[in-house]
The RNA shown here (Glycine riboswitch aptamer) has 90 nucleotides and comes from an uncultured Pelagibacteraceae bacterium.
RNA sequence: AAGAGAUAUACGGGAGAAUGGAUUGAAAUAAAUCCUGCCGAAGGAGCAACCACCCCGGAAACUCUCAGGCAAAUGGACCGUACGUAUUAA
Numbered sequence: 001a002a003g004a005g006a007u008a009u010a011c012g013g014g015a016g017a018a019u020g021g022a023u024u025g026a027a028a029u030a031a032a033u034c035c036u037g038c039c040g041a042a043g044g045a046g047c048a049a050c051c052a053c054c055c056c057g058g059a060a061a062c063u064c065u066c067a068g069g070c071a072a073a074u075g076g077a078c079c080g081u082a083c084g085u086a087u088u089a090a
Base pairs, nucleotide, nucleotide: 003088004087006085007084009082010081011080012079013078018036020035021034022033023032024031037070038069039068043066044064045063046062050058051057
């Protein structure tokens, strides 16, 4: 010491799916409870291409739908930018 991947913070972007039924209630298309249907991109679980391999391991946006969600808002995997941190490093 360019670069590289990782990561904290801030900002920007960011999908899908019932204006379903019943009851409660002063009221609510959207609150609460129950029922049915549905969605996958918080989290969780499963499979395993692959990585590593002495052992112990790691591993998807696939699958499941426990959790979560199905107006908006919030949330949101992930992506981008700024800045910082440690690691590695031509």
The prediction has a mean pLDDT of 76.